The RNA shown here (small-subunit ribosomal RNA) has 1478 nucleotides and comes from an uncultured bacterium. The sequence is in RNAcentral, with records from ENA. Rfam family: Bacterial small subunit ribosomal RNA.
[in-house]
């Protein structure tokens, strides 16, 4: 301090997610030692069983074993005394502390300053006393009831128990005369006097009593601060106040009468949900958020709910009383009881421990004390629950052992790591000694810590990751299965992401995971965020409340500022020092607690008060025959529609892409007059005016509202925003009455269409339209709230004004409106830019990822439609803006292509070939699939080929290396087999040599290995096809952008070409084009055989044949030449273009080769090579047969054809390019002929294949299914071959199909092409109609570029980017999920109303009882019970509200594999989209 994640990439916005640090945690693996802490967060849920509150005989009557010493007598008993102990009880002190626990409680409950009207046991100071009466009840006794719990009745008695009395220094009360009110005693010692022998008395101690003080607790009362909802807006009747009375320690409506009619609230009252506060923790840089364990302060609560007694305190956890729930116990009539004390147990839960031990220390109660009690506390136990520390050993140790992993097969690695050699004992074990805690008598811990001594490397390492955030990488298996995942995301056969394994990172007695909580997250922004388009300005105005506010001057001190004082409890956290061997932890000392309250002082600034302060904000005023579609209302005009009436005229209008449907012989439409009606106001018209917005348009008139401009005077801060509030608000849409031409939702017909409930058309109702009332919504938008100040400029334009001359269609200048361009500046970026989206102020509104959803449910609004507020659950990682580079568009330009159009000729239609589907088969082996597979791999399946089927054989193999032992090698013959092969049998003894042996072949063994046309072309390499011979593709420096990128390479010309010029933030360069290269077309040199032969000679069967020849053609080598170089003429004066001349050729002269960057996971594992899988007596290898040839059928390519531009039949001519010895084969002979036979020549410019064919002459056919066409068939044969059955190709005789030129559609070709003629050749024995190639004859057409196809380049829209074969909506229908809404159904809380009333407490009291005090002795005074009244807990009855929970059935919502319909939106999405409304 960041980081991954939306995109092909980029920038912003914006969520999700990580790393960090934490915990009273739990789960998983795994676990040596100690020290310090922690330990039921869930059921405030029930609790067996122990224990946690007692204490005092020195307050009291008592009781008592044993003990001491005595008495009295039946000598073993009574009786009394000392001391001592004490169960119950009286009686005092403590049980209001200590310990738990958070359910209540949004409160003076708590923190935190402050305050008066107050109590305060014990315990500290001071005063003053502390005297003399009386009556009782416990306990015991005795009768009695009951299971029990527990009483009842009678007697007896004591006290620091209870009651008068007496006294009253201070103390209360008062009308100020005065009046009231207390108390105990015990205990210790003791000279003298008294004495009933107890003691009195006196002293000490300690109690008591009144009072005043203080300490400490406690009570009250105020300010401020302390949760969330406003889909809770009103609440309140003792409620606010007052006066008097009650009552409390005490103040008060706390309680009553009685007057008054107040109090609370938007600064959130009431209500509802939730919650102990708080000093701290926890985390942050901090501000803040979150938290309230453990320890400390307060408060509430004690098994629910009430109530009071006692008390100094309590409305009382281990006390009462009463109700309700629950347990238990019981003889059924009654009774116990309250673990939120400490242990522990059920239950609940993911989860929280011994029924320990001591009062030794610290405190606590009782007590003069001794001492008692203390589950407060000190200690042990359990738990790795967390924090600290230690350990598991240390040095040496290279064969870099063995053994795992990987492997280029060399080697790496785990690794000094082990072994092995030396050494040391921390912890742990065993033994011995032993504290502190205590100054003295006491130690549960605990024989603990510690300290010595032994022992022996000995007892002691784990857990998570290893694709990116995020530190570690290879092998296997596994095949979208198994699985993994915080977020992205990985597995569909080569997974560093699954499960293993080696290795490697990280912490380590732990590690990971889950779940909190803050951080990151400036994603709520006080510190510290935004609103044109990403969420996000209310449609627009008036105005409350409230915020804020201009000038000068005094004051006074609320904010503010600076000092001082109080207070902010201790712990805690920093800081410095100290103690445990360190630390954790503990202890001291400081700091600090950012707060709050008082005092003092300042007076700049804000608020306040004062001055009737100023005038610059604001407003009046006057003046302009200012401007002006601002409003309302009445008139009123003229042009078009469309209706009715008349004329005139005839068959058609009318509408569309096309056409129907309507109209029309009843006269339409057309055209003329003339009427009637209701809406709208052309031209003027203008990024022109007016208004707050909506929104305003023909013309008068009335009336009216805001505005601008000059110009003095006047007022004197009167402003500025504005939460509720209120008014005003297009179209649509409701309501009542009017009105309706034209338009026009619904409707109806015609079309279109697969369908069309639509887009076209005819028609048509509401409604538009006036009136009055609703409604309050719009993409009400400048998608920009209002107001005010600042901050550069051009240019328009609208209404005023000044000024200045040339008086104009002037120039200058201001005010107030409204535009465009642009700077600084700002912005994510488009863009804004004095009309700001800049720089500041003020004050509204609003936003916090997508979807659910602007929806439910509630309130409120409307008649309704619906409008306004306005959510969760659930889902997903994203959705979005802005720009950017392609693709793409039924968007534009501009340009090219046999791409259309012009033209020739063709498929498609017949018969045949061929090659593919499909069927068939044992098996028809495989592959190729749109263009860019289909005469395509195949340049050639009868056997082979073959890769496929059957059947038969082999199993180290048919083929390669290596080892072993044997043999030469090989072969004749014969049997069996279909045949591979097996048996038998004959020959055969070889080369080389150092004489040991080796090469080379064959058989027999063993393993190693051989072998696959098996699979993967989506693991690949080479190769190839397309886009395409298209004109492109791209890079380096520089520049411009935050940047993706762009810019060069767009623009103007031009080109066959990003070809070349110009011009330019570009300047150069690269692969591509073009050219170098090969053939053609023309010349020239050189050469001359086999080719030629002009002149010269020979010869001739008239053949360059021969002697020669180099002239010509040819051959093959090298050169020349064509470069827009010359002329003109168009362009910019350039590139270039058009014409010309001249040449064999002219603008690339014609051909071929040559194919940027890349696309198609295009083709090929069956040319080949090659990982990885997979087969090894078979998926290998051989044989022999079959099959790749099959046949309803479809398609692709091609041939022969339908005939006279032809057929047949005869003559007569010209080629080029190739081939050839396992060959070409001449001549002659023979066949009708395929072809034989015999053979010469040729390794070829010599020989040969080899007759070129159409063309050309000449004669037939005469328009027919023909003398056209040749398909099937039948014979007979010829050739090749081991072998033509399946299954060759050729010849003759002889049969003679379809076919008369081919629907839809669709092919190719711009010149030596198209078309037509034949020839050669590769493969190959044999076997092309196919493939290459050769040459012979030889056209027509192209205006143009609208259109169809592919292409280039700029531009432009995109919601595409897998890039339109793209993206994506809705219903329906299945499955699941959460939610609404339902007749209800069942709980919970709660308001009113009302009955009803335990227990208390207060008032009353005709009844019963009554110890003290009075008494005049009857009785009274007070007092108990009883009975009643008031308030009340629980209960109960109505009737409301709220809130969970379930409900048939229904509603829409999400999310899910490749379901069904259609195709709404993104391109002009094919009807442009979109927003309110019906």
């Nucleotide at each position: 301090a960041g980081a991954g994640u939306u995109u092909g990439a980029u920038c912003c916005u914006g969520g999700c997610u990580c790393a960090g640090a934490u915990u009273g945690a739990a789960c998983g693996c795994u676990g040596g030692c100690g020290g310090c802490a922690g330990g039921c967060u869930u059921a405030a849920c029930a609790c067996a069983u122990g224990c946690a509150a007692g204490u005092c005989g020195a307050g009291c009557g008592g009781a008592u074993a044993a003990a001491g010493g005595g008495u009295g007598c039946u000598u073993g008993c009574u009786c009394g005394c000392u001391g001592a102990u004490c169960g119950a009880g009286c009686g005092g002190c403590g049980g209001a502390c200590g310990g738990g626990u958070g359910a209540g409680u949004a409160a003076c409950g708590c923190g935190u300053a402050g305050g008066a009207a107050u109590c305060u046991a014990c315990c500290u100071g001071g005063u003053a006393g502390u005297g003399g009466g009386g009556g009782a009840c416990a306990a015991c006794a005795g009768u009695u009831g009951g299971a029990a719990a527990c009483g009842a009745c009678u007697g007896c008695u004591a006290a620091u128990a209870c009651c008068g009395c007496a006294u009253a220094c201070g103390c209360c009360c008062u009308a100020c005369g005065g009046g009231g009110g207390a108390a105990a005693g015990c205990g210790g010692g003791g000279g003298a006097u008294c004495u009933u022998c107890g003691g009195a008395c006196c002293u000490c101690g300690u109690g008591c009593u009144a009072u005043c003080a203080g300490a400490u607790g406690a009570g009250c009362c105020u300010g401020c601060g302390u949760g969330a909802g406003a889909u809770u807006a009103g609440c309140u009747u003792g409620u606010u106040g007052g006066u008097g009375a009650g009552g409390u320690a005490a103040u008060g409506g706390c309680u009553c009468a009685c007057c008054a009619a107040g109090g609370c609230a938007a600064c959130g009252a009431u209500c509802u949900c939730u919650a102990g506060c708080u000093g701290g923790u926890c985390u942050g840089a901090g501000a803040g958020g979150a938290u309230g364990a453990u320890c400390a302060g307060c408060c509430a609560c004690a098994c629910u709910g009430g109530g009071a007694c006692u008390g100094a305190g309590a409305c009382a956890c281990g006390g009462c009383c009463c109700a309700g729930a629950c347990u238990c116990c019981u003889a059924c009539g009654g009774g116990a009881g309250g673990c939120a004390g400490c242990a522990g147990u059920g239950g609940g839960g993911a989860a929280u421990c011994u029924u320990a031990g001591a009062c030794a220390a610290u405190g606590g109660g009782g007590g003069a004390a001794a001492c008692c009690c203390u589950g407060a506390u000190c200690u042990a136990g359990c738990c790795a629950u967390g924090c600290c520390g230690c350990g598991u050993g240390a040095g040496u140790g290279a064969u870099g052992a063995a053994g795992g992993c990987c492997c280029u097969a060399g080697g790496g690695u785990c690794g000094u790591a082990a072994a092995g050699c030396u050494c040391u004992u921390u912890c742990g074990c065993c033994a011995g000694g032993g504290a502190u805690g205590g100054u003295a008598a006491u130690g549960a811990c605990a024989g603990u810590a510690c300290c010595u001594g032994g022992u022996a490397a000995a007892g002691a390492a784990a857990c998570c990751c290893c694709g990116g955030c995020u530190a570690a990488c290879u092998c296997c298996g596994u095949g979208c299965c198994a699985g993994c995942a915080g977020c992205c995301g990985c597995g569909g056969u080569a997974a560093u992401a699954c499960g293993g394994a080696g290795g490697g990172g990280g912490u380590u007695a732990g590690c990971g995971u889950u779940g909190u909580u803050c951080g990151g997250a400036a994603u709520u922004a006080c510190u510290g965020g935004g609103c044109g388009u990403a969420a996000a300005g209310c449609g627009c105005g008036c105005g409350u409340a409230g915020g804020c506010g201009g000038u000068u001057a005094c004051u006074a001190a609320a904010g503010u500022u600076g000092g001082g004082g109080g207070u902010g409890a201790a712990a805690u956290c920093c800081c410095g020092g100290g103690g445990c061997u360190c630390a954790a932890c503990c202890c001291c000392g400081g700091a600090a607690c950012u707060g709050c309250c008082u005092c003092c002082a300042a007076a700049a600034c804000u608020a306040g008060c004062u001055a009737g302060u100023c005038u610059a904000u604001a407003g009046u005023c006057u003046c302009g025959a200012g401007a002006g579609a601002g409003g309302u209302g009445a008139g009123u005009g003229g042009a078009a529609u469309u209706c009715c009436g008349a004329g005139u005229g005839c068959a058609g209008a009318g509408g569309u892409g096309a056409u129907a449907u309507u109209c029309g012989c009843a006269u339409a439409u057309g055209u003329u007059c003339g009427g009637a009606g209701g809406a709208a106001c052309a031209c003027c018209a203008g990024u022109g005016g007016c208004g707050a917005a909506g929104g305003c348009g023909g013309c008068u008139c009335a009336c009216u509202g805001g505005u601008c401009g000059a110009g003095u005077a006047c007022u004197g801060a009167c402003g500025c925003u504005g939460a509720g509030g209120u008014g005003c608000g297009a179209a649509a849409g409701u309501g009542u009455g009017g009105g309706g031409a034209g338009c026009a939702a619904a409707c109806a017909g015609g079309a279109u269409u697969a369908g069309a409930u639509a887009c076209c058309c005819u028609g048509g109702u509401a409604g538009u339209c006036c009136a009055c009332a609703c409604c309050g919504u719009a993409a009400a938008c400048g998608a920009u709230g209002a107001a005010u100040g600042c901050c550069a400029g051009u240019c328009g334009u609208c209404g005023g004004g000044g000024c200045g001359c040339u008086u104009g269609g002037c120039g200058c200048u201001u005010c107030g409106g409204u535009g465009a361009c642009a700077c600084a500046c700002c912005u994510a970026a488009c863009g804004g830019a004095u009309u700001a989206a800049g720089c500041a102020u003020u004050c509204c509104g609003c936003c916090u990822g997508g979807g659910g959803a602007g929806u439910a449910c509630g309130g409120u609004c409307g008649c309704a439609a619906g409008g306004u507020u306005a959510a969760a659950a659930c889902u997903c990682a994203a959705a979005u803006g802005a720009a950017u580079u392609g693709a793409c568009g039924g968007g534009g330009g501009c340009c090219c292509g046999c791409a259309c159009a012009a033209g020739c000729g063709g498929u498609g239609g017949a018969g045949c070939a061929u090659g593919u589907g499909g069927u068939u088969u044992a098996a028809u082996u495989c592959g190729a699939a749109g263009c860019a597979a289909c005469g395509c791999g195949a340049a050639g399946a009868a056997c082979c080929u073959u890769a496929c089927c059957u059947a038969c054989u082999c199993u180290u193999g048919a083929c390669a290396u290596c080892c072993u032992g044997c043999g030469a090698a090989c072969u004749u013959g014969g049997u069996a087999g279909a045949g591979a092969u097996a048996c038998c049998u004959u020959g055969g003894u070889g080369c080389c040599u150092u004489c040991g042996g080796g090469a080379g072949c064959g058989c027999a063994g063993u393993g190693a290995c051989a072998g696959g046309u098996g699979c993967u072309g989506c693991a690949u390499g080479g190769c190839u096809g397309c886009c395409g011979u298209c004109a492109g593709c791209u890079c380096g420096u520089g520049u411009u952008g935050u940047g993706a990128a762009a810019u060069g390479u767009u623009g103007g010309g031009u080109u066959a070409a990003g070809u070349c010029c110009c011009g330019u933030a570009a300047c150069g360069a690269g692969c591509g084009c073009a050219a170098c290269c090969c053939c053609u077309a023309u010349c020239c040199u050189u050469a001359u055989u086999u080719g030629c032969c002009a002149g010269c000679a020979c010869g001739u069967u008239c053949g360059g044949g021969u002697g020669g020849g180099a002239a010509c053609u040819c051959u093959a080598a090298g050169g020349a030449g064509a470069c827009u170089g010359c002329c003109g003429g168009u362009g910019a004066c350039a590139a270039a273009c058009c014409g010309g001349a001249g040449g064999a050729a002219g603008g690339u002269g014609g051909g071929g080769a040559u194919g940027a960057c890349g696309u198609c996971a295009a083709g090929u594992c069956a040319u080949c090579a090659u990982g990885g899988c997979c087969c090894u007596u078979a998926c290998g290898a051989g044989u022999a047969g079959g099959g790749c040839u099959a046949c309803a059928c479809a398609c692709g390519u091609g041939c022969u054809a339908c005939a006279a531009u032809g057929g047949c039949c005869g003559g007569u001519a010209c080629a080029g390019a190739g081939g050839g010895c396992c060959g070409c084969g001449a001549a002659c002979c023979u066949g009708c002929g395929a072809g034989g036979g015999u053979a010469a020549g040729c390794u070829a410019a010599u020989c040969u294949c080899a007759g070129a064919a159409a063309a050309c002459c000449g004669g037939u056919c005469g328009u027919a299914g023909u003398c056209c066409g040749g398909a099937u068939c039948g014979c007979a044969g010829u050739c090749u071959g081991c072998a033509a059955c399946u299954c060759g190709a050729c010849u003759g005789c002889g049969u003679g199909a379809a076919g008369u030129c081919g629907g839809a559609a669709u092919c190719g070709c711009u010149a030596g092409u198209a078309a037509u003629c034949g020839c050669g050749a590769a493969u190959c024995a044999g076997a092309a109609u196919g493939u290459c190639g050769c040459g012979g004859u030889g056209a027509a057409u192209a205006c143009g570029u609208u259109c169809c196809c592919g292409g280039g380049c700029c531009u432009u829209g995109u919601a595409c980017a897998c890039a339109c074969c793209g993206c994506c909506c809705g219903u329906c229908a299945c499955a699941c999920c959460a939610u609404g809404g339902g007749a209800g159904u069942g709980g919970g809380u709660u308001g009113c109303a009302c009955c009803a009333g335990a227990a208390g407490u207060a008032g009353c009291u005709a009844g019963u009882c009554u110890a003290a005090c009075c008494u005049u002795c009857g009785g009274g005074a007070g007092g108990a019970c009883g009975g009643u009244u008031a308030c009340c807990a629980c209960g109960g009855u109505g009737u409301g509200a709220u809130u969970c929970a379930u409900g048939a059935c229904u509603g829409g919502g999400g999310u899910g594999a490749a379901g069904u319909c259609g195709u709404a939106a993104c391109a002009a999405g094919g009807u442009a989209g979109c927003c309110g409304u019906a």